[in-house]
């Protein structure tokens, strides 16, 4: 150093908290005993599930996930294992937002002459044609210039300049032609299940961006426990029975006394209560904490609230186990 699994200060005393059981006459309320009481991410809410509801003959559109191959778990999301291709490391090993740029459509800031089937700024170059001079046998020729022109070798810019290199060729140059390299290929042949590889062939050269729209393939109802159920004061609706003929009710089980105008019942449903709520954390005014004492390497990030399975993000320190370097 790489990877990968784990752990997350210990023990003790002591006062609270919050659930359960058991005890005190015991429903409660209170006292006493006893036992349980935060995480590896409880977090961010970024996927999937279960599970409530609420919509749904079938089919399309729109919108969203998910993307190398092959096999393994899992309802799914994701996972894991071999491996493939890009890149990075001396190596262990890491990263990859890893489907199609050869359907189309757009984009490539700055800088630069020119940013996609491009361009000439400094530069090379003087072939052609034009201009000036010399010779001339008047048919040219030769010097010069750089107006038109011709190049894209070098420089310059940028992430990124339309293949490198090297002989050739040329007036200067260019895949212009040839050699190897690189890239392309909807083609051949072999090897792989598969991504793909590895050679031959071809025609010379084609850039990058799909986390831009857009194609392809596969998969997707909508809300989200404040989901959603029960109970049910008080107002106020509704039916029904009833008021001096002391009547329904009520003391009071019957009778006889007495009070005596409201009584019953029904439906939705407010405050307000449960329950969804947990296989040993568990509540709803929502606990999981403070304080001594001993000890060590002096202790990060961090605090459930329907649940579970992944992502991701934080996080001192220790502990094991594989393996790499270099000595």
């Nucleotide at each position: 150093g790489c990877a990968u699994g784990c752990u997350g200060g210990g023990c003790g005393g002591u006062c609270g908290c919050g659930g359960c059981g058991g005890g005190g006459a015991g429903a409660a309320a209170u006292c006493c005993c006893g036992u349980c009481g935060a995480g590896g991410a409880a977090a961010g809410u970024c996927c999937g599930g279960a599970c409530a509801c609420c919509a749904c003959a079938g089919g399309g559109c729109a919108g969203g996930g998910u993307g190398g191959u092959c096999g393994g778990c899992g309802c799914a999301a994701g996972u894991c294992g071999a491996c493939c291709c890009g890149g990075g490391g001396u190596g262990a090993c890491c990263c990859g937002c890893g489907g199609g740029a050869a359907a189309g459509u757009g984009c490539c800031a700055c800088a630069g002459a020119g940013a996609a089937c491009a361009g000439a700024c400094c530069g090379c170059c003087g072939a052609u044609g034009g201009c000036g001079g010399g010779c001339u046998u008047c048919g040219g020729u030769c010097c010069g210039u750089a107006c038109a022109g011709g190049u894209a070798a070098g420089g310059g810019u940028g992430a990124a300049a339309c293949g490198g290199u090297g002989c050739g060729g040329u007036a200067a140059g260019a895949g212009c032609g040839c050699a190897c390299c690189a890239g392309c290929g909807u083609c051949c042949a072999c090897g792989g299940u598969g991504a793909c590889g590895u050679g031959g062939c071809g025609g010379c050269u084609c850039g990058g961006c799909a986390a831009a729209c857009c194609c392809c393939a596969c998969c997707c109802g909508g809300u989200g426990c404040a989901a959603g159920g029960c109970c049910a004061a008080g107002c106020a609706g509704g039916a029904c029975c009833g008021u001096u003929c002391g009547u329904a009710g009520g003391c009071u089980g019957c009778c006889c006394g007495c009070c005596g105008a409201g009584g019953u019942c029904c439906a939705g449903g407010u405050c307000g209560g449960c329950c969804g709520c947990a296989u040993c954390a568990g509540a709803u005014g929502g606990a999981u904490g403070g304080c001594c004492g001993c000890u060590c390497u002096c202790g990060a990030c961090a605090g459930a609230a329907u649940c579970c399975g992944g992502c991701u993000u934080a996080c001192a320190g220790g502990c094991g186990u594989g393996c790499c370097a270099a000595u």
This is a predicted structure of a 327-nucleotide RNA (Bacterial RNase P class A) from Baekduia sp.
RNAcentral holds the sequence, with entries from ENA.
The prediction has a mean pLDDT of 77.
Lineage of the source: Bacteria > Actinomycetota > Thermoleophilia > Solirubrobacterales > Baekduia.